[in-house]
RNA sequence: AGCAGCGUAGUGCAGUGGAAGCGUGGUGGGCUCAUAACCCACAGGUCGUAUGAUCGAAACAUACCGCUGCUA
Repeated sequence: AGCAGCGUAGUGCAGUGGAAGCGUGGUGGGCUCAUAACCCACAGGUCGUAUGAUCGAAACAUACCGCUGCUA
């Protein structure tokens, strides 16, 4: 320098057009003599950034940023 993949809650991931959920973690409650386990509830997200196409975008297009890999 070229090409490919990835970027979503603290963390690991799903979601490929009707607008975000799961595991784990956090907080509170229940259960217990108590702790763990188990059960319930809650909080936590500019979906990397910007622009565009669309009635409507996390998902499509373009540019940029970051990470990983391959080639030279």
A computed fold for a 72-nucleotide RNA from Anaeromyces robustus, annotated as transfer RNA. The organism belongs to Anaeromyces, within Eukaryota. The RNAcentral record of the sequence draws on ENA and Rfam.